Predicted 3D model of an 85-nucleotide RNA (c-di-GMP-I riboswitch aptamer) from Lutispora thermophila DSM 19022. Its Rfam family is "c-di-GMP-I riboswitch aptamer". Gene Ontology term of the family: cyclic-di-GMP binding. The coordinates come from a structure-prediction model, not an experiment, and the mean pLDDT is 90. The sequence was found by an Rfam model in a public genome assembly.
[in-house]
RNA sequence: AUAUGAUAAUGGCAAACCUAUCGAAAGGUAGGGACGCAAAGCUACGAGUCUAAAGUGGUAACACUAUGACAGUCGGGCCGCCAAG
Numbered sequence: 001a002u003a004u005g006a007u008a009a010u011g012g013c014a015a016a017c018c019u020a021u022c023g024a025a026a027g028g029u030a031g032g033g034a035c036g037c038a039a040a041g042c043u044a045c046g047a048g049u050c051u052a053a054a055g056u057g058g059u060a061a062c063a064c065u066a067u068g069a070c071a072g073u074c075g076g077g078c079c080g081c082c083a084a085g
Stems, first nucleotide, its partner, number of pairs: 004083002012037002017032006035072001041078003045075003048070003055064003
């Protein structure tokens, strides 16, 4: 340096659920809480998933649609702690 990952060390993150709050929603943020995580750090670039306010179509029901989201779905990119075998 590359790969790999322990019943090690130092620390870290935090699913569901609850509360508050923002949002049309999906979802976000904060607090509580831990199912898990060696990238569960960052990034919507590719695929995928969710939502559908506005818009379009429709008598309506509803359908389509991302300019809205998800990194804890899989790839890619960037960056990073430790070191038993």